The RNA shown here (Bacterial RNase P class A) has 378 nucleotides and comes from a Porticoccaceae bacterium. The source organism's lineage runs through Bacteria, Pseudomonadota, Gammaproteobacteria, Cellvibrionales and Porticoccaceae. It was read from a public genome assembly, where an Rfam model found it. Its Rfam family is "Bacterial RNase P class A". Gene Ontology terms of the family: dimeric ribonuclease P complex, tRNA processing and ribonuclease P activity. The prediction has a mean pLDDT of 77.
[in-house]
RNA sequence: GGAGUCGGCCGAGCAGUCGCUAUCGCGUUUACUCGAAUUAUCCGCUACGGACAUUCGGGGCCGCGGUGGAGGAAAGUCCGGGCUCCGCAGGGCAGAGUGCCAGGUAACGCCUGGGAGGCGCGAGCCUACGGAAAGUGCCGCAGAAAAUAUACCGCCUAAGCAGUUCGCUGCCGGUAAGGGUGAAAUGGUGCGGUAAGAGCGCACCGCGCGGCUGGCAACAGGCGUGGCAGGGUAAACCCCACUCGGAGCAAGACCAAAUAGGAAUCCUUUGGCGCGGCCCGCGCUGGAUUCGGGUAGGUCGCUUGAGGUGCAUGGCGACGUGUAUCCCAGAUGAAUGACUGUUCUCGACAGAACCCGGCUUACAGGCCGGCUCCCCAC
Numbered sequence: 001g002g003a004g005u006c007g008g009c010c011g012a013g014c015a016g017u018c019g020c021u022a023u024c025g026c027g028u029u030u031a032c033u034c035g036a037a038u039u040a041u042c043c044g045c046u047a048c049g050g051a052c053a054u055u056c057g058g059g060g061c062c063g064c065g066g067u068g069g070a071g072g073a074a075a076g077u078c079c080g081g082g083c084u085c086c087g088c089a090g091g092g093c094a095g096a097g098u099g100c101c102a103g104g105u106a107a108c109g110c111c112u113g114g115g116a117g118g119c120g121c122g123a124g125c126c127u128a129c130g131g132a133a134a135g136u137g138c139c140g141c142a143g144a145a146a147a148u149a150u151a152c153c154g155c156c157u158a159a160g161c162a163g164u165u166c167g168c169u170g171c172c173g174g175u176a177a178g179g180g181u182g183a184a185a186u187g188g189u190g191c192g193g194u195a196a197g198a199g200c201g202c203a204c205c206g207c208g209c210g211g212c213u214g215g216c217a218a219c220a221g222g223c224g225u226g227g228c229a230g231g232g233u234a235a236a237c238c239c240c241a242c243u244c245g246g247a248g249c250a251a252g253a254c255c256a257a258a259u260a261g262g263a264a265u266c267c268u269u270u271g272g273c274g275c276g277g278c279c280c281g282c283g284c285u286g287g288a289u290u291c292g293g294g295u296a297g298g299u300c301g302c303u304u305g306a307g308g309u310g311c312a313u314g315g316c317g318a319c320g321u322g323u324a325u326c327c328c329a330g331a332u333g334a335a336u337g338a339c340u341g342u343u344c345u346c347g348a349c350a351g352a353a354c355c356c357g358g359c360u361u362a363c364a365g366g367c368c369g370g371c372u373c374c375c376c377a378c
Base pairs, nucleotide, nucleotide: 001374002373003372004371005370006369007368008367009366010365012343013342014341015340016339017338018337020069021068022067023066024065025064026063027062029060032059033058034057035056036055037054038053041051042050043049071349075360076359078358079357080356081355082354083248084247085246086245095244096243097242098241099240100114101113102112103111104110115129116127117126118125119124130239131238135237136236137233138232139231152179153178154175155174156173160171161170162169163168187205188204189203190202191201192200206228207226208225209224210223212221213220214219252300253299254298255297262291263290264289265288266287267286271285272284273283274282275281307326308325309324310323311322312321313320314319344347
C1' cells in the first nucleotide's frame, strides 16, 4: 500500500422568528364549574329546602415566562415476559412448540462459553446438531438391482457332464475384484489367499460392545474385544424428552347527560280498558319521587422502569452485586412542525399509541478499535 474479517458508535450542525403538545410558576377572568362560609332579600309544601348575592379555596379558559418533546430500527407483529380480565380440585387425551452440553436471564425459539460436523491459506464463518437394530411410507431419470435384494458387460473353468481335430468348446456352475448407471450400490486401503474371487485370513482406518483416563457435561484420548449389525430420508408420518389455560389497553376500573326501557314507593273526587250485571279487588295504562343498569361524553389505566449514566467489584463471557447520581414524549380529529439566515461531506431508511427483553427486515454516508492474508521498503 492492497484485500479481508469481527466488534462498537453516529444518523447534518448552528442562530433567529412563529406555532403545536405536556408540565411548572405568576397573573387575569368569573355571565364556565365544584366545594365551604355568611348576612340581607325573595320563594316556599314550615320538612327545612330552594333562588339570588358576597367572600374564600380548587379546577377550567385566557395571557406571560421557564423546561421537556420520536427511532436505531418507533417497522414486521415472529418469539418471551410484566400488567388486566375470564377460566381453573387433580390427572389424562388431542393440539402447538422446542431438540448437542453447560451457564446467563423475569422469561425465551434470545444471549454467552464449550463440544461435534462442514467451509476458508488465515482472522473467522455456518449448522432444527435426539432417534433410521419400534413400526409405516417414499427414493424421479438412469441402471441388473434403490432394499424380503440382485447380476448388464465382464472374470474363472478347480470339481461334475457332453463333444473334441486334444488346442479347446458347450452345459452345469462359481464370483462381485474390474467396467458401466446413479446423489447414493451392501465398510475403505494394502498384503496374503484363490481357478477366479470374497472379512476368507491378517495389518491399519472405520463401526459395534465393555472397561480405563480427562472433563460438571456434550465429548475426547487410549486399551481390550467382535469379522462386522449395516443404503438414504424424521423442516415424511412416527417414537422419545421437555415446555405450553384463553383473550388482550378497543385489556380493565371509575364518574355520568338527553331519550327509551326496568325496579321500588306514593298519588289519582277514580280518567280509560279488561276480568260481559253491580260493588270491592286485581291486572294493564297515566303522573310524581327515588334507585340501579347503561349510551354519548369525561377521568384513570399512562409511563419511575427487569430504567439510564459514572465508579468500584465478581466472572473468560453473557451477566451479577454494591454505591452515587439523573428523570428522559405521553398525544387521543391524535402534538413533536414551518419559515429565514448560515456552514458542510448536501443528508438514507423511516413517525411513538400500555410497557419491557429479543429476533428479523429497511438504511445515503461517516467515525473508532481488535485481528488475518498478500506485496513493497528499511